[in-house]
RNA sequence: GCACUCGUAGCUCAGCGGAUAGAGCGCCGGUAUGCGGAGCCGGAAGUCGCAGGUUCGAUUCCUGCCGGGUGCG
Numbered sequence: 001g002c003a004c005u006c007g008u009a010g011c012u013c014a015g016c017g018g019a020u021a022g023a024g025c026g027c028c029g030g031u032a033u034g035c036g037g038a039g040c041c042g043g044a045a046g047u048c049g050c051a052g053g054u055u056c057g058a059u060u061c062c063u064g065c066c067g068g069g070u071g072c073g
Base pairs, nucleotide, nucleotide: 001072002071003070004069005068006067007066010025011024012023013022018056027043028042029041030040031039049065050064051063052062053061
């Protein structure tokens, strides 16, 4: 340099055209306990990497850029 692939909550990931964007773990509060943990109940947390384009509508499709990974040279 070229090709492929990934980038969504603090972490690991799902969602691949339409609904208020979700799960597990973690975190916070409650319950419980002599104090904690587990369990149970509730809650907070996201410019869906950035910028354009297509579309009535984009996290999802297309283009460029940025970053990670793999392969080739």
The RNA shown here (transfer RNA) has 73 nucleotides and comes from a Planctomycetota bacterium. The coordinates come from a structure-prediction model, not an experiment, and the mean pLDDT is 82. Rfam family: tRNA. About the family: Transfer RNA (tRNA) molecules are approximately 80 nucleotides in length. Gene Ontology term of the family: triplet codon-amino acid adaptor activity.